RNA sequence: ACAGUAAAAGGGCUAACUUUUCGAAAGAAAAGCUCGCAAAGCCUUGGGUCUAAGGCACAUAGCGUGUUAUGGCCGUCAGGUUGCUACU
Repeated sequence: ACAGUAAAAGGGCUAACUUUUCGAAAGAAAAGCUCGCAAAGCCUUGGGUCUAAGGCACAUAGCGUGUUAUGGCCGUCAGGUUGCUACU
């Protein structure tokens, strides 16, 4: 230096929930909390999945219904990329 294994130590992140803010929503951010995680670091490249403001179609006296990401989910599966410690 590279590959494999994983928690012994030092550390790291933070699910759900609470408060506040942003957003049409899905969700996101900050603080608290700490289910878990050897990449639960980062990147939407492919699949999957969530939402439907706006568009389109339909319908209605009115209320609406369906469809559709350009919007999200990296703690959804892959892929890319970077990284700590110990052992082999």
Predicted 3D model of an 88-nucleotide RNA (c-di-GMP-I riboswitch aptamer) from Pelotomaculum sp. UBA5255. The prediction has a mean pLDDT of 84. Taxonomically the source falls in Pelotomaculum (Bacteria, Bacillati, Clostridia, Eubacteriales).